RNAcentral holds the full RNA, with entries from SILVA. Predicted 3D model of a 520-nucleotide part of an RNA (small-subunit ribosomal RNA, 5' domain) from a wood decay metagenome. The coordinates come from a structure-prediction model, not an experiment, and the mean pLDDT is 83.

Context: one part of a larger RNA
This record gives sequence, C1' cells and structure tokens, in this order.
RNA sequence: GAAUGAACGUUGGCGGCGUGGAUUAGGCAUGCAAGUCGAGCGAGAACCCGCAAGGGGGACAGCGGCGAACGGGGUAGUAAUGCGUAGGUGACGUGCCCAUAGGGCCGGAAUAGCCACGGGAAACUGUGGGUAAUGCCGGAUAACCUCUCCGAUUUUGAAGUUUUGGAGAGCAAUGGGUGUGAUUCCACCAAUGGAGCGGCUUACGUGGUAUUAGCUAGUUGGUGAGGUAACGGCUCACCAAGGCGACGAUGCCUAGGGGGUGUGAGAGCAUGGCCCCCACCACUGGGACUGAGAUACUGCCCAGACACCUACGGGUGGCUGCAGUCGAGAAUCUUCGGCAAUGGACGAAAGUCUGACCGAGCGACGCCGCGUGCGGGAUGAAGGUCUUCGGAUUGUAAACCGCUGUCAGAGGGGAUGAAGUAUACGAGAGCAAUCUCUUGUAUUUGACAGAGCCUCAGAGGAAGCACGGGCUAAGUUCGUGCCAGCAGCCGCGGUAAUACGAACUGUGCGAACGUUAUUC
Repeated sequence: GAAUGAACGUUGGCGGCGUGGAUUAGGCAUGCAAGUCGAGCGAGAACCCGCAAGGGGGACAGCGGCGAACGGGGUAGUAAUGCGUAGGUGACGUGCCCAUAGGGCCGGAAUAGCCACGGGAAACUGUGGGUAAUGCCGGAUAACCUCUCCGAUUUUGAAGUUUUGGAGAGCAAUGGGUGUGAUUCCACCAAUGGAGCGGCUUACGUGGUAUUAGCUAGUUGGUGAGGUAACGGCUCACCAAGGCGACGAUGCCUAGGGGGUGUGAGAGCAUGGCCCCCACCACUGGGACUGAGAUACUGCCCAGACACCUACGGGUGGCUGCAGUCGAGAAUCUUCGGCAAUGGACGAAAGUCUGACCGAGCGACGCCGCGUGCGGGAUGAAGGUCUUCGGAUUGUAAACCGCUGUCAGAGGGGAUGAAGUAUACGAGAGCAAUCUCUUGUAUUUGACAGAGCCUCAGAGGAAGCACGGGCUAAGUUCGUGCCAGCAGCCGCGGUAAUACGAACUGUGCGAACGUUAUUC
C1' cells in the first nucleotide's frame, strides 16, 4: 500500500447493488416450513328446495395413488470409504420424461371408514357385525423379455466369447372422464432404445509430526459356496503364508474438498464467508422397514441424556428449515408481505400447497453514485488568536445583494417487471362430433417496486474525523514541570516542550475518519 462475513471510538444527509450468528454441532416458548388428487373408492355433516317422499350440496375423517430421497440448513466427523483431473464398467440399476411396436380375458377373499358394546386421566386401544376400489389374491393368454437344454458359426491350448436357429419352462394388466358411438382423451401392463440421474472401479494429485519405526489373522492370496442391481474377504468353509513400510507404513495432532478469493510484476504465499459442484451430518449411539431411489432433518423401532404432561398406572418431544428466545461472546437482523414472477409437488384442468423463491424491514458491514449550494461582495466589519503594539491572521470567509432547485418534502400521473391461464364467440386439423389438438378476437391476473415526466415551496433539512518533532503533508501561544501524560519506531516531559493538555491556526481524507485484529 492492498484486503476483511470484521469489532471498537467519535461523527452521520439520500439512493442503488451486495452482505449480516465466524463463538456454544449449547438449550429452546410460539407460529409457519409437504402436500395433493372426488376424472381411483365407499360413505357423507352443515346448509338450501320441498307438506312429505325425495332432490341439491359437499366440509371433516377413512381406504387408494403420486410426492414426501427434491427443495431448505449446517460443517460435527472425515487425511481418504472424501475431493480434484483423466479413464473404465465385456461387472450394474433407474419412478417420472421422450421414441418405437404390442397387450388388456375370467374369477375370488378381505379390510378401514361406518354401526354396536367396551378399556384408558390422556396418548391411544379391544371385541363383534357389515361394505368399496386403479387396494389384495387366484387362474388364462403372451413375446423381440428371463432361464434351461440342443445345434450351427467365430475365435481360443482350454474355459469362455461373437452371431444365429430350434425346443421347453416362467412372468402382465382395466379402470376413469366425455360422447349416440372409442384403436382416438387420461391413466394401466410387459418389452426395447434414449435422455438425465445414480452405484461400483483404476491411475495420478491432494496437511503437520520420526522427540511416532515397525504395522497387519479376514490380515494377503487361492478354490468353492452364499450374498448383492453389480465386481470384490462383501460374508463363510477349506488351503497357502502372505500383505504394507524411510518414495514414511502404523500412531498422534489438525482439517470438509474443489471452482474460486486476497495479495503480488510474476513465481509464490495465505485462504475456502456469500454463490456454484461434490462429500458428510440431522438430540447422542445402534438398527432395519417401505420404496425406482433412504445419512430417510419436520418416517419407524431399541437404548441413553435432557425437557414437558400426568388422575403416578403411563405418555410426549427433537429449529444444524424461516422468523423469534435464553445463554456464552468484542460481535452479526423482522416472531414482516406475497405466491404477481421463476421453479417444485399433486391434479385432465380450474386450482391447492410451497418461510424454495420473489419482495419489503433493520445494520455506514462493504462497494459505487449524489448532495450539504452558485455568482457578486473590503469598511478587508465585529469577535477570536498572535504581535516587535505598527500590525498580521481567521478572510470573500461572514453580513449584504442577485440566482438556481439536484437530493430530501408535498401533490399528480406513469413505461415496465405479464408471459400465460380460464371463459365467451369464431377458424382449421383429426372421415363426423357436444371429444382432442392448433389458432384469432374480447374480457381477465402485481405481494412489491417504480425509471423517466409535470406542478408547488424554499438556501431552506444535510460535516465530520484524524493528525501537525523526524519517518510524513501541516506551527504558534498558554498551562504543566521526569509530574500529569504521549508513543508505530527513534524517542519526548527535570521552568522558555513545534513531541504532554488546551486554544488559535494549518495539513490530510471526507459521510466518513481513526484504532485494534488478521493475510499478502
């Protein structure tokens, strides 16, 4: 000099864009953060119409499907089961999505909700009766799918591999909307290919310490078996005795890694906050289930610590989601608005949900921009300070005169962030259609913000901080008297202190200026 997720002191006008719990991965009150589908299913409260019968209506709950493995948070652990770069998978998986060509037949048994009767303080739960499905089960059919066997072909020493033919065995699924009518709309089943995503694997690179030198029995390899989506000591039985290590094994300490960031002419050194990619974690430890997919944050089970409720028998909970609170700390924000946009889940759609996200709020925390006026004005006023008492300086500074109107203030209007979606009326295509798709016109959607513009008023509302011995730009007087104090280094202060304190004055930067800490 540059830099920072900074803090502290003094001061503080406006705006834009960013950014803000770095310490206790300490504990948490409260609200919200994952639902959705009635076009899968049975049932159906309030309410409305009706004298009634009945009709309309459709909340809450339940079964079922998809989602909940994404999105959001954090960096505790991890020195390699991680990350980075380049490969491999002839050793693998894949819901939704895209493409292709196919399929969809016949039956059955339950169960929740519900009703009845109970148990319990609650959480919750028992028995009996009865009911539905795109829930569950059985059978049929079926291949370019899987497996077995046989044959040919290719290559090989063999095992096996490539291409291909035949035989046998095995595995599917039916419903919904609309319509006069379905190969046509939506979903369903099995298959092949793709996209994207993921699993596994190889090489190289990726901290400190030798005042850590030896480490290792599933250990290293083989055969066989099991297991997995898949290779493999992944697991097991048997056999062999290996494997790693001064090119640093093993141990200990520290640490998430990268893209990047800071600095520097570069080489390098330091660093990994915000944003993006990867990994890991979810009160602590362990475990599996479901599923295409699980470290399953707001799923389940067990144990533990902590906290809460209790009728003492027993239960409940997990903010390292968004806000917020206590604690510790030098230190880090609102218990805000909205789904209008972008994206996500579900749905045929309307739409619902979304603390993702978009916005607003707070903080000079950072960067950038703007303003705090402009011109004239000498009696060089008064006051202050110094003085050789003549004057000098503050200083065109002020007063005073004339102007302007940025920002802030008041009022008005307003491009844009909006693309769509739906409805109505048309047009075209699918042979026809009230169905599906495409398309035209009209109507319709903004939480929040608002550039630029017009009008009003009026210099009014807006300057400080540090320093002045040298380094280092800028000095005089008074006070103090090795005291009080200053100080980054050298060093100042013991009676004339340009170094302490104050005043005046000057210098530097300026909504900031200094100090501290840290990096180059």